[in-house]
Background: Predicted 3D model of a 135-nucleotide RNA (FMN riboswitch aptamer (RFN element)) from Sulfoacidibacillus thermotolerans. It was read from a public genome assembly, where an Rfam model found it.
RNA sequence: CUUUUCCUUCAGGGCAGGGUGAGGCGAGUGCCAAUUCCCGAUCGGUGGUAACGCAUUGCGAAGUCCACGAGCCAUUUGGCAUGAACUGGUGAAAAUCCAGUACCGACGGUAUAGUCCGGAUGAAAGAAGGAGCAA
Numbered sequence: 001c002u003u004u005u006c007c008u009u010c011a012g013g014g015c016a017g018g019g020u021g022a023g024g025c026g027a028g029u030g031c032c033a034a035u036u037c038c039c040g041a042u043c044g045g046u047g048g049u050a051a052c053g054c055a056u057u058g059c060g061a062a063g064u065c066c067a068c069g070a071g072c073c074a075u076u077u078g079g080c081a082u083g084a085a086c087u088g089g090u091g092a093a094a095a096u097c098c099a100g101u102a103c104c105g106a107c108g109g110u111a112u113a114g115u116c117c118g119g120a121u122g123a124a125a126g127a128a129g130g131a132g133c134a135a
Base pairs, nucleotide, nucleotide: 005131006130007129008128009127010126015040017039018038019037023032024031025030041115042114043105044104045068046067047066048065052060053059054058063103064102071080072079073078085101086100087099088098089097107118108117109116
């Protein structure tokens, strides 16, 4: 400096229970009515790192530490968007352990959505196995 292949399979979870009533129906008493508003409840992809744990020289362990994926537009390289954690304790060392209190979550639809419906029986970060090649 160059090369680092192919195939198969797998690859996301979540509104329990209440309150209100924008609106709608009805001759009327009234009835229907937000899983989105309010109280409250509940969920956490992938790789790395980790003082912790275990069946121990390996395996596992972070939604908010570093990155990746998923989205919209365009279509040819691309463009846009891309969230959130502190304090105390222990310790040689902690944004990962323990304790406490918080915070975050694409686009379209619909009474305003992390949780309903939709793109999606999709795509993908990646994981497992097999084959091949080389040593």
Annotation
Its Rfam family is "FMN riboswitch aptamer (RFN element)". From the family's description: The RFN element is a highly conserved domain that is found frequently in the 5'-untranslated regions of prokaryotic mRNAs that encode for flavin mononucleotide (FMN) biosynthesis and transport proteins. NCBI's taxonomy places the organism under Bacteria, Bacillati, Bacillota, Alicyclobacillaceae, Sulfoacidibacillus. Its mean pLDDT, the model's own confidence on a scale to 100, is 78.